[in-house]
RNAcentral holds the full RNA, with entries from ENA. Predicted 3D model of a 598-nucleotide part of an RNA (large-subunit ribosomal RNA, domain I) from a Verrucomicrobiia bacterium. Lineage of the source: Bacteria > Pseudomonadati > Verrucomicrobiota > Verrucomicrobiia.
Context: one part of a larger RNA
RNA sequence: AGCGCAUGGUGGAUGCCUUGGCACUGGGAGCCGAUGAAGGACGUGGGAGGCUGCGUUAUGCCUCGGGGAGCUGUCAACCGAGCGUUGAUCCGAGGAUGUCCGAAUGGGGAAACCCGGCACGAGUGAUGUCGUGUCACCCAUACCUGAAUACAUAGGGUAUGGGGGGGAACGCGGGGAAGUGAAACAUCUCAGUACCCGUAGGAAGAGAAAACAAUUGUGAUUCCGUUAGUAGUGGCGAGCGAACGCGGAGGAUGGCUAAACCGUAUGCAUGUGAUACUCGGCAGGGGUUGUGUGUGCGGUGUUGUGGGACGUUUCGUCUUCGGUCUGCCGGCCGGGGCGGGAGUGAUAAACCGUGGUGUUAGGUGAAGUGGCCUGGGAUGGUCUGCCGUAGUGGGUGAGAGCCCCGUAACUGAAAACAUCGCGGCUCCUGUGGAAUGUUUCCCGAGUAGCAGCGGGCCCGUGGAAUCUGCUGUGAAUCUGCCGGGACCACCCGGUAAGCCUGAAUACUUCUCAGUGACCGAUAGCGGAUUAGUACCGUGAGGGAAUGGUGAAAAGUACCCCGGGAGGGGAGUGAAAGAGUACCUGAAACCGUGCGCUU
Numbered sequence: 001a002g003c004g005c006a007u008g009g010u011g012g013a014u015g016c017c018u019u020g021g022c023a024c025u026g027g028g029a030g031c032c033g034a035u036g037a038a039g040g041a042c043g044u045g046g047g048a049g050g051c052u053g054c055g056u057u058a059u060g061c062c063u064c065g066g067g068g069a070g071c072u073g074u075c076a077a078c079c080g081a082g083c084g085u086u087g088a089u090c091c092g093a094g095g096a097u098g099u100c101c102g103a104a105u106g107g108g109g110a111a112a113c114c115c116g117g118c119a120c121g122a123g124u125g126a127u128g129u130c131g132u133g134u135c136a137c138c139c140a141u142a143c144c145u146g147a148a149u150a151c152a153u154a155g156g157g158u159a160u161g162g163g164g165g166g167g168a169a170c171g172c173g174g175g176g177a178a179g180u181g182a183a184a185c186a187u188c189u190c191a192g193u194a195c196c197c198g199u200a201g202g203a204a205g206a207g208a209a210a211a212c213a214a215u216u217g218u219g220a221u222u223c224c225g226u227u228a229g230u231a232g233u234g235g236c237g238a239g240c241g242a243a244c245g246c247g248g249a250g251g252a253u254g255g256c257u258a259a260a261c262c263g264u265a266u267g268c269a270u271g272u273g274a275u276a277c278u279c280g281g282c283a284g285g286g287g288u289u290g291u292g293u294g295u296g297c298g299g300u301g302u303u304g305u306g307g308g309a310c311g312u313u314u315c316g317u318c319u320u321c322g323g324u325c326u327g328c329c330g331g332c333c334g335g336g337g338c339g340g341g342a343g344u345g346a347u348a349a350a351c352c353g354u355g356g357u358g359u360u361a362g363g364u365g366a367a368g369u370g371g372c373c374u375g376g377g378a379u380g381g382u383c384u385g386c387c388g389u390a391g392u393g394g395g396u397g398a399g400a401g402c403c404c405c406g407u408a409a410c411u412g413a414a415a416a417c418a419u420c421g422c423g424g425c426u427c428c429u430g431u432g433g434a435a436u437g438u439u440u441c442c443c444g445a446g447u448a449g450c451a452g453c454g455g456g457c458c459c460g461u462g463g464a465a466u467c468u469g470c471u472g473u474g475a476a477u478c479u480g481c482c483g484g485g486a487c488c489a490c491c492c493g494g495u496a497a498g499c500c501u502g503a504a505u506a507c508u509u510c511u512c513a514g515u516g517a518c519c520g521a522u523a524g525c526g527g528a529u530u531a532g533u534a535c536c537g538u539g540a541g542g543g544a545a546u547g548g549u550g551a552a553a554a555g556u557a558c559c560c561c562g563g564g565a566g567g568g569g570a571g572u573g574a575a576a577g578a579g580u581a582c583c584u585g586a587a588a589c590c591g592u593g594c595g596c597u598u
Base pairs, nucleotide, nucleotide: 001597002596003595004594005593006592007591008590009589015583016548017547020519021518022516023515024514025513026512027511028510029508030507031166032165039101040100041099042055043054044053046079047078049075050074051073061095062094063093064092065091066090070083071082072081106115107114108113116135117134118133119132120131121130122129137163138162139161140160141159142158143157144156145155170201171199172198173197174196175195181188185235211218212217222249223248224247225246226245232240233239254500255499256498257444261299262298263297264296265295266294267293268292269291270290277286278285279330280329281328282327283326284325304478306443307442308441309440310437311436312435313434314433315432318337319336320335321334322333323332324331338430339429340428341427342426343425351424352423353422354421355420356419357418358417359416360415362411363410364409368384369400370383371382372381373380385402386401387391393405394404395403449473450472451471452470453469454468455467459485480495481494482493483492484491535542536541555582558569559568560567561566
């Protein structure tokens, strides 16, 4: 030195465990913010620091509920000082306070700092100083002012209301790639994806046929299943990829307007004629009332077996008061009563009362601490009982229905919130129906259509309809117009160029309950431990490691060796070969003893 056996050290694998994660399911909630958010800085405790809480009233204050014996959060002990059955600590609801920064908003600024104006107050002999409030910008509405420039307008000002910023995903809109695939690559694909911007809601968007269909019919939208990987499209490559129909979810075949016409207010133009007009008839009177045109408001009206306006006829139409130049009759308009209807979810929009249900604290809650055995310890074994609308689960010195917390079931709210019902309340209304007339009027215009160039549809320019953007051109009003895949005819369906609309659907930052052939400390979130911390980087940004004594600290009094570290006795404990370098304690690596070989 090698090999072997034995025995140690080092090291932290493995096994077991779990405070932490991951995924999903079902409810709830679905926004917060100038009444100053999200997120922070600095403070705040009797005693240094981190975390948590809170804000100069600062580990807290007040009120109302719950609860019932201890308490002064945590790492984390120790000392000190206190509080509490006159109900503390703790839990819930409502309120008060809430420094400074931050949209940050009096001005500035290198965030958490500096410097002001005005009003009121405190203080000073006076100034300095201090406290409270207020002072950004933009938009809308109302009012006041007010240039060039006469009216006016621009501009300025005041008051009131709103906005601004943040937030995980989901929505809608405006922009919009490339890696890739096509076994290369250019059309194509990836993909209208990622990403950027804008903007909203608890959902959003869509939505009441200028729709489909096909000779039968359906009847707004949305979502799911199917139709169907079909019809199609496609360097007919790679690929992309419907609809009708049918079955379901949910249901509201829902509503409001523009126009024609009437009334009223007002602007402009025109006008001396009374033959116009003044609600109609008769009579009287009026004299810029008129006529044409524009605008605002109110009424009317809303449809495709076309509808409406306008005119005529007929049926119906509670009551009262007032008005309509005067009187009578008829009509019209407004108010009240009475009757009818509706409602906050669009069709207008708030609030109050009352009752129910639920949420935000809780409460009650059955039955062995029975014998014997083992053990440090009984929840184990054995014998014998009991409860069960409760044998889910966790803890307790080892596998506990009956030890503890709970669980099933039942029960509970002063206050706040959610939701439902009823009442108040509010709104509409006494409308209208039918027939008829066609001579009249209306039925959404720089629109439809057409042309050029694009986009989007299963559809890549194709025979390319339908939808849509920009540019140019540019109709008609029901004997009209659009669609049914070029186009034409017939036939069929519909009525564009205005608006609103619940539910079924999508998502989960957050919250409650639960589940797992999910992980178990190199795993599972990056993060079970000071974690987006330490550390790195000018910065954007990158980004760790570290879990386990024991049932209980009972954490080894005392003695000995040693400067100490550490160890040997003694003691605790079931165990110390469990001693805080602590469960188990593999291997690499390093020793010691013995044997063999050289």
Notes: It matches the Rfam family "Bacterial large subunit ribosomal RNA".